A computed fold for a 77-nucleotide RNA from a Candidatus Bipolaricaulota bacterium, annotated as c-di-GMP-I riboswitch aptamer. The prediction has a mean pLDDT of 81. Of the family's consensus pairs, 95% are formed in the model. The source organism's lineage runs through Bacteria, Bacteria candidate phyla and Candidatus Bipolaricaulota.
């Protein structure tokens, strides 16, 4: 540098649920639990899904829906 892997070690993140809170909603944030994840780390770049206003276009949400880009721990080749 590249590749493979989580049934090794040290760790990490938290679907969903509950409580509080923000929002018009999707949904977000914090805490507790924890289905899972070898990138469930970062970025709406492309597709997709969802929500709202308006009246035909506009805005918003989801990175744990799929793909892409960048970076990264450990072990083996």
């Nucleotide at each position: 540098c590249u590749u493979u892997g989580a049934u090794a070690a040290a760790g990490g993140c938290a679907c969903g649920u509950c409580u509080g809170u923000g929002g018009g909603a999707a949904c977000g944030c914090a805490g507790a639990u924890u289905c899972g994840c070898a990138a469930a780390a970062u970025c709406u770049c492309g597709g997709g899904u969802c929500c709202u206003u308006u009246u035909a276009a506009a805005g918003g949400a989801c990175g744990g829906c799929c793909g892409g880009a960048u970076u990264g721990c450990c072990a083996g080749g």